[in-house]
RNA sequence: ACUUGAGAUAGAGGUGCGAAAGCCAACAGUACGCCGGCUGCGGGAAGGACUUCCCCGGCGGAAAGGGACUUUUGCCGAAGUGGACGGAGACGGUCCUGUGUCCGUUUGCUGGGAUCGCGGAGAACAUCCGCGGUACUGUCACGAAAGUGGAGCGCUAUCCAAGGG
Numbered sequence: 001a002c003u004u005g006a007g008a009u010a011g012a013g014g015u016g017c018g019a020a021a022g023c024c025a026a027c028a029g030u031a032c033g034c035c036g037g038c039u040g041c042g043g044g045a046a047g048g049a050c051u052u053c054c055c056c057g058g059c060g061g062a063a064a065g066g067g068a069c070u071u072u073u074g075c076c077g078a079a080g081u082g083g084a085c086g087g088a089g090a091c092g093g094u095c096c097u098g099u100g101u102c103c104g105u106u107u108g109c110u111g112g113g114a115u116c117g118c119g120g121a122g123a124a125c126a127u128c129c130g131c132g133g134u135a136c137u138g139u140c141a142c143g144a145a146a147g148u149g150g151a152g153c154g155c156u157a158u159c160c161a162a163g164g165g
Base pairs, nucleotide, nucleotide: 002163003162004161005160007159008158009157010156011155014076016075017074018073019072020071021070022069024067032060033059034058035057036056037055043054044053045052046097047096048095049094050093051092079110080109081108082107083106084105085104086103087102088101090099091098111137112136114134115133116132117131118130119129120128121127139150140149141148142147
């Protein structure tokens, strides 16, 4: 030289990832407030029990969760997400159940973004998630090439440690 290492440091993927602020749309002329009118059945407000509420006209009129864009900033398992468990708050109120939201722990999955289909979340033609497909792209392996295959526990550079001569 070479081999090994869940070693160290630095670094690269690109419509790359996260966060914060600003702004805009949407939620919505909805909820709600005030004034006036009417006041009865049926039905409805996630399911059951009890309870409460609901209509019409006029005037006024939001917000949260979710998102697009811009800027700033931290970064390159960046980070995201499924399951389980725990907690918080939402679905008019109470009890039981359920659903979805947010946070934490743990575990599984994903190299990256794009796009199409189906299903789910969502007020939503926004956006997000799951599954499947399609090329594209970075990387490594094999190959003369065409191409095929792998996964971030990867790849590149330098160093370190051990082995070996």
The prediction has a mean pLDDT of 78. A computed fold for a 165-nucleotide RNA, annotated as Lysine riboswitch aptamer. It was read from a public genome assembly, where an Rfam model found it. Rfam family: Lysine riboswitch aptamer. Rfam 15.1 lists 3,224 matches to the family in 1,923 species. Rfam's curators write: Riboswitches are metabolite binding domains within certain messenger RNAs that serve as precision sensors for their corresponding targets.